[in-house]
Context: one part of a larger RNA
RNA sequence: GUCGGUGUGAAAGUCAACGACGUUUCCGACCCGUCUUGAAACACGGAUUGCGGAGUGCUUGUCUACUGCGAGUCAAAGGGUGUUAAAACCUUGCGGCGUAAUGAAAGUGAAGGCUUGUCUCGAAUGAGCCGACGUGGGAUCCGUGCUUUUCGGAGUGCGGCGCACCACGGCCCUAUGCGUGUCACUUGUGACUGUGUAGAGGUUGAGCAGUUGGCAAACGACCCGAAAGAUGGUGAACUAUGCUUGAGCAGGAUGAAGCCAGAGGAAACUCUGGUGGAAGUCCGUAUCGGUUCUGACGUGCAAAUCGAUCGAUAGACUUGAGUAUAGGGGCGAAAGACUAAUCGAACCAUCUAGUAGCUGGUUCCUUCCGAAGUUUCCCUCAGGAUAGCUGGAUCUCCAGCAGUUAUAUUCGGUAAAGCUAAUGAUUAGAGGCCUUGGGGGCGUAAUGCCCUCAACCUAUUCUCAAACUUUCAAUGGAUAUGAAGUUGCAGUUUCUUUAGUGAACUGUCAACGUGAAUGCGAGGUCCAAGUGGGCCAUUUUUGGUAAGCAGAACUGGCGCUGUGGGAUGAACCAAACGUGGAGUUAAGGUGCCUAACUUCUCGCUCAUGAGACCCCAUAAAAGGUGUUGGUUGAUAUUGACAGCAGGACGGUGGCCAUGGAAGUCGGUACCCGCUAAGGAGUGUGUAACAACUCACCUGCCGAAUCAACUAGCCCUGAAAAUGGAUGGCGCUUAAGCGAGAGACCUAUACUCCGCCGUUGCGGCAUGUGCGUUGUCUAGCGCCAGGUCGUAACGAGUAGGAAGGUCGUGGCGGUUGCGUUGAAGGCUAUGAGCGUAGGCUCGGCUGGAGCUUCCGUCAGUGCAGAUCGUAAU
Repeated sequence: GUCGGUGUGAAAGUCAACGACGUUUCCGACCCGUCUUGAAACACGGAUUGCGGAGUGCUUGUCUACUGCGAGUCAAAGGGUGUUAAAACCUUGCGGCGUAAUGAAAGUGAAGGCUUGUCUCGAAUGAGCCGACGUGGGAUCCGUGCUUUUCGGAGUGCGGCGCACCACGGCCCUAUGCGUGUCACUUGUGACUGUGUAGAGGUUGAGCAGUUGGCAAACGACCCGAAAGAUGGUGAACUAUGCUUGAGCAGGAUGAAGCCAGAGGAAACUCUGGUGGAAGUCCGUAUCGGUUCUGACGUGCAAAUCGAUCGAUAGACUUGAGUAUAGGGGCGAAAGACUAAUCGAACCAUCUAGUAGCUGGUUCCUUCCGAAGUUUCCCUCAGGAUAGCUGGAUCUCCAGCAGUUAUAUUCGGUAAAGCUAAUGAUUAGAGGCCUUGGGGGCGUAAUGCCCUCAACCUAUUCUCAAACUUUCAAUGGAUAUGAAGUUGCAGUUUCUUUAGUGAACUGUCAACGUGAAUGCGAGGUCCAAGUGGGCCAUUUUUGGUAAGCAGAACUGGCGCUGUGGGAUGAACCAAACGUGGAGUUAAGGUGCCUAACUUCUCGCUCAUGAGACCCCAUAAAAGGUGUUGGUUGAUAUUGACAGCAGGACGGUGGCCAUGGAAGUCGGUACCCGCUAAGGAGUGUGUAACAACUCACCUGCCGAAUCAACUAGCCCUGAAAAUGGAUGGCGCUUAAGCGAGAGACCUAUACUCCGCCGUUGCGGCAUGUGCGUUGUCUAGCGCCAGGUCGUAACGAGUAGGAAGGUCGUGGCGGUUGCGUUGAAGGCUAUGAGCGUAGGCUCGGCUGGAGCUUCCGUCAGUGCAGAUCGUAAU
């Protein structure tokens, strides 16, 4: 110097996993909240942002936990003391609750035993002593064995004292029913005594006061929300009507009464022409009104307007001012009109935060458990109470228990079956003639004979039953499978027996030593929420023609539930879920979309509207010489079937009928001969014949043929409104249908590993402790609310519980920070921690306060309420 081995360390680089952010592609993916069986809904609320915004307080009750005292306990009310004002402190135990119950009440009012004395010898009485009962089950404790041992213990027996509590029993108290006797005296009562029934009783007590939490009740009672009701007032400047007093109303038309003149007439009077100017008369300005265009406008000029058109216009006209009438009241030429933009009962204030079984909303996180839509009752059916289902708390134990199986016993009358078994329904013949009825024949007739139809009888036959049944499952219900037992012995009894016979019961008695399987720790008490609209599927089942209809039963689901599959989907199939990785499957799939064999084997199918996978998104009766199988019956080398060819005759034109009928309009019968064969005739045909044809026979040919039925695929049957759906493309020896075989794909399922959490079990008490660094020493940390090990488990609406080194605002302590910059604000493109609620650091801004930790108090957490308010 180079190479190799081993070890250590550093830098750079590379790789992998992981994290944050950005971009792109692919896959998945409907909008939250809400009521609901069910919401992405053509159900409702929701433009966006900030701030505000809903289970609270008090008084009681009850349960729970804790504290103080305890047969007691409590000072709230008064007084004193104290103080700035309070609180604390002292005192009064009146009073409350408890310590005794029971009864309507008067009232009465909670053990027994032993020894001994006395006498009237009892159901009496005196004295002394003991003292809350018995049986069974009972933790603990004590004594004593056996087995095993890592010497720490572990397992398993026997005996004893037996807590609390439980079950059963005895005795006692009160009330009350029935009954026997004895004693007492007030002579109808009491005491004692026997036996039932009732009691929220006793058998040596557990309460009282305070505080925490849950729930309930009265109060505004989680928040917002009526239609109503009541009391007291204010309004007639709008408008309704009356009264008083004022004002106003072009021009024209028509031409009443009266009057004048003339004419006529004997007169009454009439006629003609004027004059006159009446009238809820006419046309029509101003004015008042408001018909039609259903015109304009319709975020208007206007919360009723504008235009044209239209109605009234000397009156029941229009109008000013004053005045009167006021809310269950007025006023009304009446429309429930009007009564101040309000009227089938005005407006304002108050009762009042009225009430609402109804609608809407109801605010941080994690962990554990987890429903109900059913029972009973209710002026109950949109609601409550009650039980059930559920959660939490707690107690006593190591016994026992069971949506299971086995064995044994028992219950039952459904499914099925049966009708030549009962009941009821029901088809068909057969036999019979006793009897009954109808019809008929012979007969004068017959209770004569014969025939016939039915009834009837007999043996059969066909078909049935929720309210039929001899018979009778499966599944199912109940009980038993032992110590609380069995047997022996003794005893009691009003029952029983001829009977100390039996039966039941009792026992400080004796014997017998656990009497199927499998799985699992078991049992009790208290408090409380939600629910009390349900829906779906297989099977069974009622009503209904039926229904995605209505009503039931068993079980399982959805609701409360995601995941893989069914293209899509509350309920179907598979399978239930902490988190990460690897492997394997289920259901379902494997041409491409789309992960996985255009895999293998055998059949079937051609569609001028093929077919293609539970629920499930339709198709039938009926047809087919499409094709493929099958069953049955025929024919065939003695030559079938099909094809071509020949024959298809005679009696006879059978008989009847007919206008006619000769095989063939119709009726009846349907023989014989000759033949290889030929019908008294299968069709065409004729007026009737004729003619042709068929059945039948034969020749040629030379091997299979015919018919009926059946069922696979295919076809017909098969018509509707935007164009259209085996999911699409497409597919034909399939990528279709029917069978079989293997391989492969894939879920949050199964297996294994790591981690998180929950629960159970076990170890550890200052030590020879536990944990930690590769080991020793040494150091450090921890002290049962801790720590280590180990096993199982992890879905969830309403709802319950636990935990939070989650958060907000005061207050009491305590610790720090801040003009060298507090709080607040901004920060995808700065960093990090925690399962989460959230927290910490950095940067910019800001310009004066903030905060850890331990407690305590609460006007304490927002996305929704047609929420309030401000802004956009």